[in-house]
RNA sequence: CCAGAUAAAUGCCAAACCCAUCGAAAGGUGGGGACGGAAAGCUACGGGUCUUAAAGAGAUAGCCGGGCUGCCUGAG
Numbered sequence: 001c002c003a004g005a006u007a008a009a010u011g012c013c014a015a016a017c018c019c020a021u022c023g024a025a026a027g028g029u030g031g032g033g034a035c036g037g038a039a040a041g042c043u044a045c046g047g048g049u050c051u052u053a054a055a056g057a058g059a060u061a062g063c064c065g066g067g068c069u070g071c072c073u074g075a076g
Stems, first nucleotide, its partner, number of pairs: 001076001002074003012037002017032006035062001041068003045065003048060004
């Protein structure tokens, strides 16, 4: 550099759902829990979706793309 294996790391993260809590809501946070994930780490820059009566206000990074950073392994 490339790749992510029916391997290894008794490793890492943690969907739905349940409980608590914050919020008008989408949804956030903590605990339990594992459907998945090789960036499911960070970032609202572009597109999408969602909330809202509406927005120039919010949410979503586990919808896709972009940017920044990074662990392990070597079937190359």